[in-house]
RNA sequence: GAAAAAGAUAUGUCGAAUGUUCGUAUAAUUUCGGGGAUAGGGCCCGACAGUUUCUACCGAGCUGCCGUAAAUAGCUCGACUACGAACGAUGAAGACAGGAUU
Repeated sequence: GAAAAAGAUAUGUCGAAUGUUCGUAUAAUUUCGGGGAUAGGGCCCGACAGUUUCUACCGAGCUGCCGUAAAUAGCUCGACUACGAACGAUGAAGACAGGAUU
């Protein structure tokens, strides 16, 4: 000097989970069944559909409409869930690099 094997500390890289924003899904929607209220009322329960989709399918308000009957119409604002992307902080277990030394 070369090859092979082992390999501590520091350090570096990857790394689960968590936050924000955006995108996709779904329109927080549709269709039915049963019951209930009645202008100071317009609700409750259940089922189906809708998503390459688990879950959810509600709350509040406004404007109509219905002359007492069995039926509600439109609008506004407000989420959760699944998947993906970007950004930020922290960074577990573990892996790899590292390489004193033998």